[in-house]
Molecule: Bacterial RNase P class A
Organism: Vogesella aquatica
RNA sequence: GAAGUUGGACAGACAGUCGCCGCGUGCUUGCACGGGGAGGAAAGUCCGGGCUCCGCAGGGCAGGAUGCUGGCUAACGGCCAGGCGCCGCGAGGCGACGGAAAGUGGAACAGAGAGCUGAACCGCCGAUGGCUGCAGUACCCGCAAGGGUGCUGCAGCACAGGCAAGGGUGAAAAGGUGCGGUAAGAGCGCACCGCGGACGCAGCAAUGCGCACGGCAGGCUAAACCCCAUCCGGAGCAAGACCAAAUAGGGGUACAUUGGCGUGGCCCGCGCUGUACCCGGGUAGGUUGCUUGAGCUUGUCGGUAACGGCAAGACUAGAGGAAUGACUGUCCAACGACAAAACCCGGCUUAUCGGCCAACUUCCCGC
Numbered sequence: 001g002a003a004g005u006u007g008g009a010c011a012g013a014c015a016g017u018c019g020c021c022g023c024g025u026g027c028u029u030g031c032a033c034g035g036g037g038a039g040g041a042a043a044g045u046c047c048g049g050g051c052u053c054c055g056c057a058g059g060g061c062a063g064g065a066u067g068c069u070g071g072c073u074a075a076c077g078g079c080c081a082g083g084c085g086c087c088g089c090g091a092g093g094c095g096a097c098g099g100a101a102a103g104u105g106g107a108a109c110a111g112a113g114a115g116c117u118g119a120a121c122c123g124c125c126g127a128u129g130g131c132u133g134c135a136g137u138a139c140c141c142g143c144a145a146g147g148g149u150g151c152u153g154c155a156g157c158a159c160a161g162g163c164a165a166g167g168g169u170g171a172a173a174a175g176g177u178g179c180g181g182u183a184a185g186a187g188c189g190c191a192c193c194g195c196g197g198a199c200g201c202a203g204c205a206a207u208g209c210g211c212a213c214g215g216c217a218g219g220c221u222a223a224a225c226c227c228c229a230u231c232c233g234g235a236g237c238a239a240g241a242c243c244a245a246a247u248a249g250g251g252g253u254a255c256a257u258u259g260g261c262g263u264g265g266c267c268c269g270c271g272c273u274g275u276a277c278c279c280g281g282g283u284a285g286g287u288u289g290c291u292u293g294a295g296c297u298u299g300u301c302g303g304u305a306a307c308g309g310c311a312a313g314a315c316u317a318g319a320g321g322a323a324u325g326a327c328u329g330u331c332c333a334a335c336g337a338c339a340a341a342a343c344c345c346g347g348c349u350u351a352u353c354g355g356c357c358a359a360c361u362u363c364c365c366g367c
Base pairs, nucleotide, nucleotide: 001363002362003361004360005359006358007357008356010354012331013330014329015328016327017326018325020037021036023034024033025032026031027030039338043349044348046347047346048345049344050343051236052235053234054233058268059267060266061265063232064231065230066229067228068082069081070080071079072078083097084095085094086093087092098227099226103225104224105221106220121167122166123163124162125161128160129159130157131156132155133154134153135152136151137150138149139148140147141146175193176192177191178190179189180188194216195214196213199210200209201208202207240288241287242286243285250279251278252277253276254275255274259273260272261271262270296313297312298311299310300309301308302307
C1' cells in the first nucleotide's frame, strides 16, 4: 500500500418562528408557563413469555416441537463457551449435530450383482475327480498281426469343481496398502492403517490421547416412516372489567338425567343442570385496560463469555378514523436508503443510505 475477517456504535445536535397531541402547575373553561412526543428494524406474525379470560388447572391417547456437551435466561427453536464434521492459505464461517446391530421403505441408468447375499460379464486355476492322446509295464485272448483290462508317467481338454485377487459397469461392488502362502486365490496368515468394545489418563461433559486384545457387524439415506430422550391446556387487548341504553323474557325444531354443556380432537375423571340450531325484533354511547418496565443510563464487583450482584441517577409517545410536522441559521458522517408506534417485552428473520471506530489475517514493496 492492497485485499479480507470479526465486533461495536451512529440514524442527528443546538437556536429561533408557526402548527398538532398528551402530561404537570397556575388561573378560570380557555389561556399562560414548563418538560416530552415514531425505528434499527417500529416490518414478518416466525418462536418464547408477561398480562386477561375459560377450565379441578387431574390422568392418558392422538398430535406437535426440539435434538452434540456444559452454561445464561422469565422462557425459547434464542444467546455464550466448548466438542466433532465440512469449507477457507488464514483471520474465520457453516452445521436439520441422538439412533442404520429394533423394524419397514427408497436410490434412475449402467452392471452378473446395489441388503442380505455367498452371486459371476470378461477372466484365473483345474492340485483332486473326469475325458482324450502317447509311452512304458503286468496279466489275459490270439498261429501271427493285433486286441482287451489294470497300474505308472507325460501331454492336452476345460467337463465336474474351485476363485472373488485382476479387468469391466457404476457415485458407490463383501475394508485399504504391502509381504507371505496357495493349483489359482481370499484376513487365509503377518505388518501398518481403518473398525470394535474393554482398560488407563485428561476433562463436569461432549470428546481426545495411550496401551493391549479381537480378524471384525460389506455401504448410503431418518429435512423417509420409525425408535429414543426432553418439552407442550386453550383462546387472545376485537383478551377482559365497569357504567349507560334498549326491547318481542317473542316463535319454531332436536335431544332430554341412560341426556346435554363445560376455550383445538378422543377417552377416563370432575363440575353444572338444561343444551344446540334456525326465524324475527330492539340497543350498541362512554370510561378503563394504556404505559414504571423480567425496563434504561452510569459506576463497581464476579465470570473466558453470554450474563449476574451491588450502588446511584433519570422517567423517555400513548393517539382513538388515529398527534409526533413545516421553515431558517450553524455544526456535522447522516434526513438521503429501507421505512412509520396501536397492550408490552426477549429473540430470530427479511429490507437498507451514508460514513465512523477497534482488533485480527493474507499478499506486495521498502528499511